[in-house]
Context: one part of a larger RNA
């Protein structure tokens, strides 16, 4: 060194099982709710099954009886037309009662008494007799009639019970019969309103240095932007979601903010006056870009803040659109005219389709005229603000989960980085009685190392098992002990502080899942780190991290909680390397 046996688990990012944690998907599924939207049940109504009587209460006809007061006027005059006579012993006026109406004047009726007249035409009035007769209004009432309604009753629908009766031997089923109690309700059909996790379908955005919470989500200016144009980030800064009938057109005229110097009250700083003043002022509103020949500031006088044609001709833009614009025709405003004017010093002030309104319209108009209805044209209705808008209409919870996926993306460990940590040097104000550097060292600056807490998301999600604790080590060395030096604010012992130095050593307990940390008692010390915070194919299984259950607290719930508590399956027979023994060559 080979080879075999027997063994042991460091290591093959071992086996197993297309990660359960996390993310994603316009995936599913359970469960909640004041999420949508539906619906069973309940309830309330209105028809129909469903029928009779009685009174009452409305509404509508008839008929009949009543009823009506502006002033003026005998007085309580409803309109209108005929009209000259109308009632009356079948009893008038008068009187007594009584009942209704009432604007308190009366009016109208019944009985009773009484016995022969009363009313009109005549006077006032816009209208003349309710003297009589006809059609009618107003409003009241009676009787029929019809229709509602609620109220009582009834019995025949319909329902319920019977230890009856029949079918039929049995029977509590069912059906006829009989009785009885209810009863036109109740039940059930169908329409409609309501209410309604009981049930069921759904939906509950995205962007994101992992999600979640937070913050954005469309236009606008500026930087970023690397001198055309564009150009991204959870880059730096800031605005808009209107306003103006003048703050639009056009003619004409003016010059500013500031500053000098002069002048009552009057001051730094109101208005005046002169000089300097290129633009620092003003521009309705952010910002940039312009503007004095103004686009700033007035005054006149209008509405071009017009229609229509082409949309000549061009710029951005994937498109979708969006901007800019001569010319022509009518009309039309200022201006002598030439000429300017199709809003606003320019860039923001916004919303696509579909559905729907409303105005005009020489379009269509289901045989035809027409009407419904549609077209075209002009106008409106969306914080459809997730601003190119999935629906007219939608919130949540899962640790009871589940699928398809990702190392495209977060929790272990690596890995780069080193902001923090931790080690060290520089300079050297100061402290140190005096003196910076025995010693400590501000305010700064440089290195080094990768133990901290972080950033980055680069292997791994068809799986790299995760604190601690036990057992086995092994490595730095920035050394805690043992050993060797320097310098001291080193007399001596003790010590402070700096160098060299890893040979070997570095404890036994209370507490705590605890590393870690006080604490007891010792020691020559009780050293600090690395090895997937060394070692679960080597143990453990206190903690965290599944399913049960409780508390406190958030939640309408469902449920939630680097809060608590109580419990909770650790799989693997060793093929290679490694490594330990044995034995033969």
């Nucleotide at each position: 060194c080979u080879u075999g046996c027997g063994g042991c688990a460091g290591g093959a990012c071992g086996g197993a099982a297309a990660g359960a944690c996390c993310c994603c998907g316009u995936a599913g599924a359970g469960c909640u709710u004041u999420a949508c939207u539906a619906u069973a049940c309940c309830u309330u109504g209105g028809c129909a099954u469903u029928g009779a009587a009685u009174a009452c209460u409305g509404g509508c006809u008839u008929u009949u009886u009543a009823u009506g007061u502006a002033c003026a006027g005998g007085a309580u005059a409803g309109g209108u037309g005929g009209g000259a006579g109308a009632c009356u012993g079948g009893g008038a006026a008068g009187u007594g009662g009584g009942a209704c109406c009432g604007u308190c004047a009366g009016g109208u009726u019944c009985c009773a008494u009484g016995g022969a007249g009363u009313c009109a035409u005549c006077c006032u009035u816009g209208g003349g007799a309710u003297a009589c007769c006809a059609c009618c209004c107003u409003u009241a009432a009676a009787c029929a009639g019809u229709u509602a309604g609620g109220a009582u009753u009834c019995u025949a629908a319909c329902a319920u019970c019977g230890a009856g009766c029949u079918u039929u031997g049995a029977a509590u089923c069912a059906a006829g019969c009989c009785g009885a109690u209810g009863g036109a309700c109740c039940g059930u059909g169908u329409c409609a309103g309501g209410c309604g996790g009981g049930u069921a379908g759904u939906u509950u955005g995205a962007c994101u240095g992992g999600g979640g919470c937070g913050g954005u989500c469309g236009c606008c200016u500026c930087c970023u932007a690397a001198a055309a144009a564009g150009u991204a980030a959870c880059g730096g800064a800031g605005g808009c979601g209107c306003g103006c009938a003048a703050a639009g057109g056009u003619u004409c005229c003016c010059u500013c903010a500031g500053c000098g110097u002069g002048u009552u009250u009057g001051g730094a700083a109101a208005u005046c006056a002169c000089g300097c003043g290129u633009a620092g002022c003003g521009u309705g509103c952010a910002a940039a870009g312009g503007c004095a020949u103004a686009a700033g500031g007035g005054a006149g006088c209008u509405u071009c803040a017009c229609u229509g044609c082409a949309u000549a001709g061009a710029c951005g833009g994937a498109c979708a659109c969006g901007u800019c614009a001569a010319a022509c025709a009518g009309a039309u405003a200022c201006g002598a005219a030439a000429g300017u004017a199709g809003g606003c010093c320019u860039u923001a002030g916004u919303g696509a389709u579909c559905c729907g309104g409303u105005g005009a319209u020489u379009c269509c108009g289901a045989a035809u005229g027409g009407a419904a209805g549609g077209g075209u044209c002009a106008u409106c209705g969306c914080u459809c603000a997730a601003c190119g808008g999935a629906u007219a209409a939608a919130a949540g919870c899962u640790a009871c989960c589940u699928c398809g996926g990702g190392g495209a993306u977060a929790a272990c460990a690596g890995g780069c980085u080193u902001a923090u940590c931790c080690u060290u040097c520089c300079c050297a104000a100061g402290a140190g009685u005096u003196c910076a550097c025995a010693u400590c060292g501000a305010c700064g600056g440089g290195a080094g190392g990768g133990c901290u807490u972080g950033g980055c998301a680069c292997c791994u999600c068809g799986a790299u098992g995760u604190c601690g604790g036990c057992u086995c080590g092994u490595c730095g060395c920035a050394u805690c002990c043992u050993g060797g030096a320097g310098c001291u604010g080193a007399a001596g012992c003790a010590g402070g502080u700096u160098c060299c130095a890893a040979g070997g050593g570095u404890u036994g307990g209370a507490c705590u899942g605890u590393u870690c940390g006080u604490c007891c008692a010792u020691u020559a010390a009780a050293g600090c780190g690395g090895c997937a915070c060394g070692c679960g194919a080597g143990c453990u299984g206190g903690g965290u991290u599944c399913a049960g259950a409780a508390c406190g607290u958030c939640g309408u719930g469902a449920g939630a909680c680097a809060g608590u508590u109580c419990g909770g399956u650790c799989c693997u027979u060793a093929u290679c390397c490694g490594c330990c023994g044995c034995a033969a060559g």
Molecule: large-subunit ribosomal RNA, domain V
Organism: activated sludge metagenome